[in-house]
Context: one part of a larger RNA
RNA sequence: UUGGGUUUAAAAGGGUGCGCAGGCGGAUAUAUAAGUCGGAGGUGAAAUUCUGAUGCUCCAAACAUCAGCCGUGCCUUCGAUACUGUAUAUCUAGAGUCAAGUUGGAGUAGGCGGAAUGUGUUGUGUAGCGGUGAAAUGCUUAGAUAUAACACAGAACACCGAUCGCGAAGGCAGCUUACUAAACUUUGACUGACGCUCAUGCACGAAAGCGUGGGGAUCAAACAGGAUUAGAUACCCUGGUAGUCCACGCUGUAAACGAUGAUUACUCGCUGUUGGCGAUACACAGUCAGUGGCUAAGCGAAAGUGAUAAGUAAUCCACCUGGGGAGUACGACGGCAACGUUGAAACUC
Repeated sequence: UUGGGUUUAAAAGGGUGCGCAGGCGGAUAUAUAAGUCGGAGGUGAAAUUCUGAUGCUCCAAACAUCAGCCGUGCCUUCGAUACUGUAUAUCUAGAGUCAAGUUGGAGUAGGCGGAAUGUGUUGUGUAGCGGUGAAAUGCUUAGAUAUAACACAGAACACCGAUCGCGAAGGCAGCUUACUAAACUUUGACUGACGCUCAUGCACGAAAGCGUGGGGAUCAAACAGGAUUAGAUACCCUGGUAGUCCACGCUGUAAACGAUGAUUACUCGCUGUUGGCGAUACACAGUCAGUGGCUAAGCGAAAGUGAUAAGUAAUCCACCUGGGGAGUACGACGGCAACGUUGAAACUC
């Protein structure tokens, strides 16, 4: 490379989207004849290989001579037209637009709210509080803890809350306003293949981390102390700084997981649930789009999966090819740095 694969064993689905090139692509008709198929001609050196004949030889092999065969290819020409391509015309089942509804914790920016926590002030009140397996460090007669009132601050939004909803993924939850985006359903009208996938590229991308400036209630790496212990650079306790929060900029990684790429078609049933339609009798069925459980066939090494496939097929992309060395070295690119991306070999089993 081919082949075979990529939920887990057992290497392998890119974190996610958009999308140029490329690849692939619905129905009908006509034309063309580039691909495709057929006929003919030319060319396809010789030697060599193969087959036959003759010579040589007692016979054969070898050798020599001659003839034939072969020569997948290329060019020219004549035809075929199912499929692919190209051109033209048409269509509506894919895709989209409009109209009418519905839905959501989708996003961005404001405003507002109560509970809790901490702190401050004042009052009541007096000797403990706190913490643990037990303690101690710690706080407290300069009046703590507790309790009541008032004030301030920052962060997060109990119950509702759910195999729930929304979003491409990351993710998103108090209430409310504005703006923005999306999906679904129903019926009709319209456009008429406008589609799918996508290397490079661009954008988004949890937490931690970085830069500048704010903020700082809680929690809390580092750090300090108290315990535990043989020791205890830990687990437990008392404190506590970065950080956690906001704005702007960077970083670009995660068990970024459904460990399962996207799209399309097809394939026995049962049972929940969300949003519509439809029908209303508050019943039973039906249907579209999601989201769960169980299961037939099939698949699978099995666990399992099973219309939300890991089944049956098709298109496109990504990735794998024994373990370690190693996601390391070197180089390159990116980054303020941390580091990220790309990514070997020797050697060894």